[in-house]
Context: one part of a larger RNA
RNA sequence: CUGGGCUUAAAGGGCGCGUAGGCGGUCUAUCCAGUCAGGGGUGAAAUCCCAAAGCUCAACUUUGGAAUUGCCUUUGAUACUGAUAGACUUGAGACCGAGAGAGGAUAGUGGAAUUCCCAGUGUAGAGGUGAAAUUCGUAGAUAUUGGGAGGAACACCGGAUGCGAAGGCGGCUAUCUGGCUCGGUACUGACGCUGAGGCGCGAAAGCGUGGGGAGCAAACAGGAUUAGAUACCCUGGUAGUCCACGCCGUAAACGAUGAGUGCUAAAUGUUGGGAUCCUUGGAUUUCAGUGUUGCAGCGAAAGCGUUAAGCACUCCGCCUGGGGAGUACGGUCGCAAGAUUAAAACUC
Numbered sequence: 001c002u003g004g005g006c007u008u009a010a011a012g013g014g015c016g017c018g019u020a021g022g023c024g025g026u027c028u029a030u031c032c033a034g035u036c037a038g039g040g041g042u043g044a045a046a047u048c049c050c051a052a053a054g055c056u057c058a059a060c061u062u063u064g065g066a067a068u069u070g071c072c073u074u075u076g077a078u079a080c081u082g083a084u085a086g087a088c089u090u091g092a093g094a095c096c097g098a099g100a101g102a103g104g105a106u107a108g109u110g111g112a113a114u115u116c117c118c119a120g121u122g123u124a125g126a127g128g129u130g131a132a133a134u135u136c137g138u139a140g141a142u143a144u145u146g147g148g149a150g151g152a153a154c155a156c157c158g159g160a161u162g163c164g165a166a167g168g169c170g171g172c173u174a175u176c177u178g179g180c181u182c183g184g185u186a187c188u189g190a191c192g193c194u195g196a197g198g199c200g201c202g203a204a205a206g207c208g209u210g211g212g213g214a215g216c217a218a219a220c221a222g223g224a225u226u227a228g229a230u231a232c233c234c235u236g237g238u239a240g241u242c243c244a245c246g247c248c249g250u251a252a253a254c255g256a257u258g259a260g261u262g263c264u265a266a267a268u269g270u271u272g273g274g275a276u277c278c279u280u281g282g283a284u285u286u287c288a289g290u291g292u293u294g295c296a297g298c299g300a301a302a303g304c305g306u307u308a309a310g311c312a313c314u315c316c317g318c319c320u321g322g323g324g325a326g327u328a329c330g331g332u333c334g335c336a337a338g339a340u341u342a343a344a345a346c347u348c
Base pairs, nucleotide, nucleotide: 004319005318006317007302008301012316014201015200016199017198021194022193023192025088026087027086028085029084030083031082033081034080035077036076037075038074039073040072041071042070049065050064051063052062053061054060091191092188093187094185095184096183097182098181099180103177104176105175106174107173108172109171110154115149116148117147118146119145120144121143125136126135162169163168206247207246208245209244210243211242215241216240220236221235222234223233258315259314260313261312262311263310266293267292268291269290270289271288272287273286274285275284276283277282278281297304298303321348322347323346330341331340332339333338
């Protein structure tokens, strides 16, 4: 170097956009760079291999051949790859007409509930638990009625639903805005796929500055439990949770399954469109999603199975015994926490 792999054994980058690079649809012509064929030159000798010969044999030595799979040059071939020129429409995009949606951002707004404040009624308990106690309450609690304040989350609808690249997204209204699907077309004409670096997005927690703070609640305090109880249970309770701006850049960031394309039995549910037929509403069918079962095939098995883990191709990432260790050192990034890149000794 070749050869093997990546759902669960080690191994898919958290996700996207995209540079270089790699790969790339159909037809025609030209060139002949790659490619293929023939010739020539060179590829020192020794060594290696083969056949002989010489030392009594062998090692060894000598002779001849082969090999030296390479490079250069020349003559040709032109299918494929490539280059150039031209053309095409199936890939990709565009235009037109419809459609669904918790996709995103900003502003406004609504009701239920919790808490607190004020007032009324009212009286001795209330809370809480396995049982209690801490706690609250005659300075009038709990309960109940009326009024007010404030913050956060949006019951029912709600679904194995939908949307988004992923993270994720759920009251209502408006404005701005991204993507997707279906149907049609007389448009462009390969404009494509992937993507090392790079750039951007990225739950929760955490950090900085300034607000906000109802409920919940790390830390903390107290009460219980217990042999102990730095816990589980209870009463409180601060950061935080919320908003704005800026960092952090990690997760069982999971479908533990990278992206794209083509091909390969069916059955059944559901979401959004279209077509045809009868037309109450159905039936058949076709695209795009999303589930379940399952043939072939695959798989160590569990299982996967047109949404593949099947059969193939292109490109990227990653793995190479366990521990040491995702650690040390160094670099880069960060305010920090730390993140990222990433060993070795030693040991089994």

Overview:
Small-subunit ribosomal RNA, central domain from an uncultured organism, 348 nucleotides, folded computationally. The RNAcentral record of the full RNA draws on ENA, Greengenes and SILVA.